[in-house]
């Protein structure tokens, strides 16, 4: 230098064009307990890396940029 893959909650991931973007775990609160741990219940947490476009509608499709990983030279 060229090509491919990935970027979604603190972390690990799902959602394969359609309604308020969900789950586990972690955090917080409560129940339980002498107090903790475990368990159960509840609550909160998101500019879907950024921008532009396509579309009635974009996390999803296209282009550019940024970041990470891999291959070739």
């Nucleotide at each position: 230098g060229c090509c491919c893959c990935c970027g979604u909650a603190g972390c690990u991931c799902a959602a394969u064009g359609g309604a308020c973007a969900g789950a586990g775990u972690a955090a917080c609160a409560g129940a339980c307990u002498u107090c903790g741990a475990a368990u159960c219940u509840g609550c909160a947490g998101g500019u879907u890396a950024g921008g532009c476009g396509u579309u009635c509608g974009a996390a999803u499709c296209g282009c550019c940029u940024c970041g990470g990983g891999g291959g070739c030279g």